[in-house]
RNA sequence: GCAGCAGGCCGGGUGACCGCGGCGGCCGCUCUGUUAACUCAGGGUGGGCCGUCGAGGAAAGUCCGGACACCGCAGGGCAGGACGCUCCCGAAGUCCUCACCGACAGAGGGAGGCGGCGCAAGCCGACGGAAAGUGGCACAGAAAACAGACCGCCGGUCGCGAAUCUCCGGAGUCGCGACCGGUAAGGGUGAAACGGUGGGGUAAGAGCCCACCAGCGGCCCUGGCGACAGGGCCGGCUCGUCAAACCCCGUCCGGUGCAAGGCGAACAGGCUCCGCUGACGCGGCCCGCCGAGGAGCCGGGUAGCUGCACAGAUGGAUGGUCACCCUCGACAGAAUCCGGCUUACAGGCCUGCUACUAAG
Numbered sequence: 001g002c003a004g005c006a007g008g009c010c011g012g013g014u015g016a017c018c019g020c021g022g023c024g025g026c027c028g029c030u031c032u033g034u035u036a037a038c039u040c041a042g043g044g045u046g047g048g049c050c051g052u053c054g055a056g057g058a059a060a061g062u063c064c065g066g067a068c069a070c071c072g073c074a075g076g077g078c079a080g081g082a083c084g085c086u087c088c089c090g091a092a093g094u095c096c097u098c099a100c101c102g103a104c105a106g107a108g109g110g111a112g113g114c115g116g117c118g119c120a121a122g123c124c125g126a127c128g129g130a131a132a133g134u135g136g137c138a139c140a141g142a143a144a145a146c147a148g149a150c151c152g153c154c155g156g157u158c159g160c161g162a163a164u165c166u167c168c169g170g171a172g173u174c175g176c177g178a179c180c181g182g183u184a185a186g187g188g189u190g191a192a193a194c195g196g197u198g199g200g201g202u203a204a205g206a207g208c209c210c211a212c213c214a215g216c217g218g219c220c221c222u223g224g225c226g227a228c229a230g231g232g233c234c235g236g237c238u239c240g241u242c243a244a245a246c247c248c249c250g251u252c253c254g255g256u257g258c259a260a261g262g263c264g265a266a267c268a269g270g271c272u273c274c275g276c277u278g279a280c281g282c283g284g285c286c287c288g289c290c291g292a293g294g295a296g297c298c299g300g301g302u303a304g305c306u307g308c309a310c311a312g313a314u315g316g317a318u319g320g321u322c323a324c325c326c327u328c329g330a331c332a333g334a335a336u337c338c339g340g341c342u343u344a345c346a347g348g349c350c351u352g353c354u355a356c357u358a359a360g
Base pairs, nucleotide, nucleotide: 001356003354004353005352006351007350008349009348010347012325013324014323015322016321017320018319020054021053022052023051024050025049026048027047028045029044030043031042032041033040056331060342061341063340064339065338066337067336068257069256070255071254080253081252082251083250084249085112086111087110088109089108093104094103095102113127114125115124116123117122128248129247133246134245135242136241137240150187151186152183153182154181155180156179157178158177159176160175161174162173164171165170195213196212197211198210199209200208214238215237216235217234218233219232220231221230222229223228261306262305263304269298270297271296272295273294274293281289282288326329
């Protein structure tokens, strides 16, 4: 210099003007109570002014772990769901405590092992079980899993043909064809064809047998906290692949989510009951006074308030225009909250590292 890898950060800036929402203050308007009195107090506010605050690194997906809330709950089970190599750390949170400390439980993170990819830095992996069972494996191919005979190879029987021998009755040999059978070494198909190479063996073949190699299983030794790795001996054991197919094993999980949940009206209208034989009201009761309405339920658990936040609603705000500058601006916008994960993203900055090339 160039190509790349990992981690972190930014996500147009400044100013002016206009606008939107929350909160606070002042003014105005208005309501209720009160007062001699817009006198005082309280409330509301689609109005005006001032101050202040107002989306993100992912606010997203709603995928995990919780808080919170209601319902359920002696205990256990079924169904359903999540997770699944090892070690270490560990958020929000719960318990204990005045607090610290500590304990529990844990989404996730780091390092490592194994497998795959890359020259490398490094990246990816739902990474228990396919030697329990069921099932799938396109196309091609004869056959796709206790396999299979298309070509080829070998044996037998029959038929035909050829030459040879002949004691003329036949005999064996070779070739071709048909049928029966053996064979998975060779060809061919395929992502994958039931270990590989060599030798023995056989009619031809085959772990059928043997040597070495690869894998698997059992036992043992060494290293490592461990996953695991290396080595030795034995066994012909060779058992394809898919569990993000059903399923089996192990661990964990009660259900529903802020439209949870709490408080909870008013008016109209309707129903029932009480009431001039005096209800209601007059501070609790009696007397007394008064004199026509009163009470409950439905409307409706509706409206509203709350839950609810150092943005924050329920028509739901967070924006626009102009000027200047720059590398010319991507993905995208809260809806109960917190901790994570995943996904999307124009462009730019910083740090570390790797490969190649060039020079010293």
Model confidence (mean pLDDT): 76 of 100. A computed fold for a 360-nucleotide RNA from a Gaiellaceae bacterium, annotated as Bacterial RNase P class A. Of the family's consensus pairs, 94% are formed in the model. Rfam family: Bacterial RNase P class A. Rfam links the family to the GO terms ribonuclease P activity, tRNA processing and dimeric ribonuclease P complex. About the family: Ribonuclease P (RNase P) is a ubiquitous endoribonuclease, found in archaea, bacteria and eukarya as well as chloroplasts and mitochondria. Rfam classes the family as a ribozyme.